[in-house]
RNA sequence: GGGCUAGUAGCUCAGUUGGUUAGAGCAGGCGACUCAUAAUCGCCCGGUCCGGGGUUCAAGUCCCUGCUAGCCCA
Numbered sequence: 001g002g003g004c005u006a007g008u009a010g011c012u013c014a015g016u017u018g019g020u021u022a023g024a025g026c027a028g029g030c031g032a033c034u035c036a037u038a039a040u041c042g043c044c045c046g047g048u049c050c051g052g053g054g055u056u057c058a059a060g061u062c063c064c065u066g067c068u069a070g071c072c073c074a
Stems, first nucleotide, its partner, number of pairs: 001073007010026004019057001028044005050066005
């Protein structure tokens, strides 16, 4: 320098053909249970969907561009 993949909650990751309010597990908080703790169960909290622009009635999803990380080639 070229190609490919990925970027969504504090962490690990889903998210279908573009369509009603973006989700799960873990972590955190509260409660139930227990003599108590752990485990288990319930509830709650938590989001710049990497940035910018575009298409569309509507974008996490499509297009352009930039950034970051990883892999391959030279």